Annotation
A computed fold for a 74-nucleotide RNA from a Clostridiales bacterium, annotated as transfer RNA. Lineage of the source: Bacteria > Bacillati > Bacillota > Clostridia > Eubacteriales. Rfam family: tRNA. Gene Ontology term of the family: triplet codon-amino acid adaptor activity. The sequence was found in a public genome assembly. The coordinates come from a structure-prediction model, not an experiment, and the mean pLDDT is 81.

RNA sequence: GGAGGCAUAGCUCAGUUGGUCAGAGCGCACGGUUCACAUCCGUGAGGUCGAGAGUUCAAGUCUCCCUGUCUCCA
Numbered sequence: 001g002g003a004g005g006c007a008u009a010g011c012u013c014a015g016u017u018g019g020u021c022a023g024a025g026c027g028c029a030c031g032g033u034u035c036a037c038a039u040c041c042g043u044g045a046g047g048u049c050g051a052g053a054g055u056u057c058a059a060g061u062c063u064c065c066c067u068g069u070c071u072c073c074a
Base pairs, nucleotide, nucleotide: 001073002072003071004070005069006068007067010026011025012024013023019057028044029043030042031041032040050066052064053063054062
């Protein structure tokens, strides 16, 4: 220099054909259970989906560009 993958909650990830989709597990807080802790059960908080722009009635999803990261080729 060229090609490709990934970026979504504190962590690991899902999200199908663009639509009633902001989700799961772990973790965290509170409550129940216990003499107490753990386990278990219930409830809750936590996100503008890496930045910006575009297309569309509507974008996590499609297009462009940038950033970070990983792999391959030279």